[in-house]
RNA sequence: CGCGGGGUAGAGCAGCCAGGUAGCUCACCAGGCUCAUAACCUGGGGGUCACACGUUCAAAUCGUGUCCCCGCAA
Repeated sequence: CGCGGGGUAGAGCAGCCAGGUAGCUCACCAGGCUCAUAACCUGGGGGUCACACGUUCAAAUCGUGUCCCCGCAA
């Protein structure tokens, strides 16, 4: 250099094919329950969707380029 997969909340992941409110679980915070802690219940905060440009009324999603991680081949 070639091929494939991946990058979305603190962590692990869905959503992408088929564009239309950014979600789930855990963690975190507050309240409830309890003598108290854990568990359990209720609520809440947290995201430039790797980066840039383009297409579009509208992009996590489509196109092009770049960066990073993993694997295969050499």
A computed fold for a 74-nucleotide RNA from a Candidatus Omnitrophota bacterium, annotated as transfer RNA. It matches the Rfam family "tRNA". From the family's description: Transfer RNA (tRNA) molecules are approximately 80 nucleotides in length.